[in-house]
RNA sequence: ACGAAAUUCUGGAGAAAUCCGCAUGAUACGGAUGCCGAAGGUGUAAGCGGCUGAUUCCCGUGAUCUCUCAGGCAAAAGGACAGAACAUCAUAG
Numbered sequence: 001a002c003g004a005a006a007u008u009c010u011g012g013a014g015a016a017a018u019c020c021g022c023a024u025g026a027u028a029c030g031g032a033u034g035c036c037g038a039a040g041g042u043g044u045a046a047g048c049g050g051c052u053g054a055u056u057c058c059c060g061u062g063a064u065c066u067c068u069c070a071g072g073c074a075a076a077a078g079g080a081c082a083g084a085a086c087a088u089c090a091u092a093g
Base pairs, nucleotide, nucleotide: 002093007085008084009083010082011081016033018032019031020030021029034073035072036071040069041067043065047061048060049059050058
């Protein structure tokens, strides 16, 4: 000099308030199908890094792509990501 993460506030999509039973609206429980992708997770492309004489082979990393395991499908909650604050002399590094 650069500068996270965490924390706080704000914004934040998609998809059956599905059907049956208990049971009488929602939730929960059991069964049945139909769907969604932006918690997390799986796989992988480009790229990057390592090894190597090598742009080979191999290994690692790797997405909002992919799979839907998990999660979700009125509201609420959650929510990748973004902005602001913390922070004009920040903390870790």